This is a predicted structure of a 59-nucleotide RNA (transfer RNA) from Podarcis lilfordi. Its Rfam family is "tRNA". Rfam links the family to the GO term triplet codon-amino acid adaptor activity. It is annotated as a transfer RNA.
RNA sequence: UAGCUCAACUGGUUAGAGCAUGGUGCUGAUAACGCCAAAGUUGCAGGUUCAAUCCCUGU
Numbered sequence: 001u002a003g004c005u006c007a008a009c010u011g012g013u014u015a016g017a018g019c020a021u022g023g024u025g026c027u028g029a030u031a032a033c034g035c036c037a038a039a040g041u042u043g044c045a046g047g048u049u050c051a052a053u054c055c056c057u058g059u
Stems, first nucleotide, its partner, number of pairs: 003019004012050001021037005043059005
């Protein structure tokens, strides 16, 4: 750091989960439960590095 709450092993290739939301299955109906989906410029601006959520600086 997703609308909210939080992961991501002392830098490595596609940033995940729960709740909430939308759809759908089930039901006479609602809730609950199952399945699917959407949602991220990792506060912002710089720097280091082949590579930064991770290191450094400012705010």
The RNAcentral record of the sequence draws on Rfam.